[in-house]
The RNA shown here (TPP riboswitch aptamer (THI element)) has 85 nucleotides and comes from Exiguobacterium profundum.

RNA sequence: CCACUAGGGGAGCCUUCGGGCUGAGACGGCAUUUGCCGGACCCUUUGAACCUGAUCUGGCUCAUACCAGCGUAGGGAAGUGGCUU
Numbered sequence: 001c002c003a004c005u006a007g008g009g010g011a012g013c014c015u016u017c018g019g020g021c022u023g024a025g026a027c028g029g030c031a032u033u034u035g036c037c038g039g040a041c042c043c044u045u046u047g048a049a050c051c052u053g054a055u056c057u058g059g060c061u062c063a064u065a066c067c068a069g070c071g072u073a074g075g076g077a078a079g080u081g082g083c084u085u
Base pairs, nucleotide, nucleotide: 001082002081003080004079005078006044007043008042009041012021013020014019027038028037029036030035050075051074052073056069057068058067059066
């Protein structure tokens, strides 16, 4: 680095509802307002995938996103085989 098996995870913002934006991912079906099933994608202790603090703080944006902080914080899901050096 790749494959297999197993496991973890989220799905936002704007809108004139046509659509547009960011992102790896914003999907489909059923029920019907919140849940179930499936798919894709990301991550699995070398763990900022994701959750909590957090309806957090500063910058920026229509807003999300993004940048910095919080963060030496608290949690968080692994095994096997193969290739190369």

Lineage of the source: Bacteria > Bacillati > Bacillota > Caryophanales > Exiguobacterium.